Molecule: transfer RNA
Organism: Faecalicoccus acidiformans
RNA sequence: CCGUAGCCAAGUGGUAAGGCAAUAGACUGCAACUCUGUGAGCACCGGUUCGAAUCCGGUCG
Repeated sequence: CCGUAGCCAAGUGGUAAGGCAAUAGACUGCAACUCUGUGAGCACCGGUUCGAAUCCGGUCG
């Protein structure tokens, strides 16, 4: 200094974007391409706060 989805990655107090992959469907003679849908509560434990991924302490890697 970093830890956020299978992978990459944004979000720095107001209930978590995007891309890739996966999967279901549409399309197709079958595919491919394309389009639509689906999925995380943020390394762990505590604290502060009306409210924590975000701030504070500790632990782990």